[in-house]
Context: one part of a larger RNA
Molecule: small-subunit ribosomal RNA, 5' domain
Organism: Microcella alkaliphila
RNA sequence: GGACGAACGCUGGCGGCGUGCUUAACACAUGCAAGUCGAACGAUGAACCCGGAGCUUGCUCCGGCGGAUUAGUGGCGAACGGGUGAGUAACACGUGAGUAACCUGCCCUUGACUCUGGGAUAAGCGUUGGAAACGACGUCUAAUACCGGAUACGAGCUGGGACCGCAUGGUCACUAGCUGGAAAGAAUUUCGGUCAAGGAUGGACUCGCGGCCUAUCAGUUAGUUGGUGAGGUAACGGCUCACCAAGACGACGACGGGUAGCCGGCCUGAGAGGGUGACCGGCCACACUGGGACUGAGACACGGCCCAGACUCCUACGGGAGGCAGCAGUGGGGAAUAUUGCACAAUGGGCGAAAGCCUGAUGCAGCAACGCCGCGUGAGGGACGACGGCCUUCGGGUUGUAAACCUCUUUUAGCAGGGAAGAAGCGAAAGUGACGGUACCUGCAGAAAAAGCACCGGCUAACUACGUGCCAGCAGCCGCGGUAAUACGUAGGGUGCAAGCGUUGUCC
Repeated sequence: GGACGAACGCUGGCGGCGUGCUUAACACAUGCAAGUCGAACGAUGAACCCGGAGCUUGCUCCGGCGGAUUAGUGGCGAACGGGUGAGUAACACGUGAGUAACCUGCCCUUGACUCUGGGAUAAGCGUUGGAAACGACGUCUAAUACCGGAUACGAGCUGGGACCGCAUGGUCACUAGCUGGAAAGAAUUUCGGUCAAGGAUGGACUCGCGGCCUAUCAGUUAGUUGGUGAGGUAACGGCUCACCAAGACGACGACGGGUAGCCGGCCUGAGAGGGUGACCGGCCACACUGGGACUGAGACACGGCCCAGACUCCUACGGGAGGCAGCAGUGGGGAAUAUUGCACAAUGGGCGAAAGCCUGAUGCAGCAACGCCGCGUGAGGGACGACGGCCUUCGGGUUGUAAACCUCUUUUAGCAGGGAAGAAGCGAAAGUGACGGUACCUGCAGAAAAAGCACCGGCUAACUACGUGCCAGCAGCCGCGGUAAUACGUAGGGUGCAAGCGUUGUCC
């Protein structure tokens, strides 16, 4: 000198764009943050309309039509999106390869098919337990829920054949034997379902190389290293197990200890390098602490389940409920970090045929000079130069064209009028914008409402007076202060930066 997610002191006009718990991965009141589909299913059946009855003449009841609404079964989603950085020195990450050792819902392409049966069950109804959470029993019913049977172009396994390769091996609508699948809904366009092959996307695994400190850590290791066999997995593998062998790693730093999420990047620097990993993007890990599996294409699952623990709450004492490192917000810690806001209008996501519903993702608004950038606080004229202040050699000098005064201008703020784009889309049409009466445009009035902070001994731009008297104090270093202090305090003046200026902290 530069930089900062900064803090503190003094000061503070406006706007745009960003950023905002770095500490206690401390504990959390309250609200919201993941639902959707009636065009899968049984049920429920509102409004409107029609008919009838009672009469109190505008109400009630009954029946029909109608289909709103939804608790439940079922499907898809809930594994995304959002948060945090505790753990992790590791194939976690980055980069480059490999899988002839793998999986992939929804989506796209191609081929083949969608036949025939069955038994339940929730909801409902009845009985009943419990304070509650939540159940129990009986009975009835449906499906794109569940379970049989048939079919098999393909598929899986075994044997043969052909071709190929990079060891294990791979490919082929070739051939023989064994095994297993489908579902409908709608009024129609159409949307689905099953099997197989390919693609795309996403994931899984393996390997080379790379990136912290410590030897005041020198030896470490028994599933340890390898083999055979088996189990398990989507898949290779001590991944697990039985048996066998005695190996494996290590001064090119094993093992231990400390610290730490990694990267693209960011800061600095001419570069080499050094530091760093806030915001934004990619990957990983975690979700009160520890463990476990279930479901599923995908989890060992933040707002799912089970067990144990700590903590909090309810209780009729028998038993139950909970998990903000989602968005707001509260307490606490701290030098320190915001609103219990608006909207799904846009972008994106889930579901749905669609309308649409949900979305604290997101878009916006609020707070904070926290940062960067821009603008303003007026412009021109105006004296041998007012008053006042300060200094003085008492002559004067300086503040100083500064003010007053004259002539103008009106950015921003203020007031008034007009007033968007963002809307593609959706809807039969009418219509549909949170931001927002915002941005922007026009007009009005009036210099009107808007300057501070640090420094002035040298480094280092900027000096005098008074007070103080090694005191009070200053200080980044050198050093000032003990009676004329340009170094302390105040004033005048000056210098520097400016809605900021200084100080502190950290990095280069």